[in-house]
Molecule: glmS glucosamine-6-phosphate activated ribozyme aptamer
Organism: Thermacetogenium sp. UBA5472
RNA sequence: GUGACCUUUCAAGCGCCAGGACCAGCUUAUUUCUUGCUGGUUGACGAGGAAGGGGUUAAUCGAAUUUUUCGGCGGAUGCCCCUCGGCGAACCACUGCCGUCAGAAUGUCCUGAAAAGCGGAGAGUAAUCUCUGUCACAAAGGGGUGUUCAGUGGUACCG
Numbered sequence: 001g002u003g004a005c006c007u008u009u010c011a012a013g014c015g016c017c018a019g020g021a022c023c024a025g026c027u028u029a030u031u032u033c034u035u036g037c038u039g040g041u042u043g044a045c046g047a048g049g050a051a052g053g054g055g056u057u058a059a060u061c062g063a064a065u066u067u068u069u070c071g072g073c074g075g076a077u078g079c080c081c082c083u084c085g086g087c088g089a090a091c092c093a094c095u096g097c098c099g100u101c102a103g104a105a106u107g108u109c110c111u112g113a114a115a116a117g118c119g120g121a122g123a124g125u126a127a128u129c130u131c132u133g134u135c136a137c138a139a140a141g142g143g144g145u146g147u148u149c150a151g152u153g154g155u156a157c158c159g
Stems, first nucleotide, its partner, number of pairs: 014074004019070001020042007045062003051083006084099004090155005103149009117134007
């Protein structure tokens, strides 16, 4: 220094890079155009999202001086099934809709970013990277409140 094994820690626009793009060096061709090799750089800006188990893969929302946030691989709070749990009709069961802030639709009010841009400092030959000042602008979602809305079977009470 490399490989294998074991243990621990770390993440979800999260991790990685072999295509591509860019930079440097060498090299081929050689008037120029240009070829190949090696190394390096880049490769998602935040918001949001977890009952348990299994399965599955192109897993929500917008922003952008939208050229690559392209392409590939892996993973992932998504989705489906089951179990469990919750709930708008007097009650129970199932269905249905949801997931511990636990029914849906709809109106309304409130809430709800960062990159970017404009600068500064540092590292590097460079591509580029790190830190930092200033500074706005979303949607989904969430909360308050109003309105509307449920099938089958059974039980109780009243008539």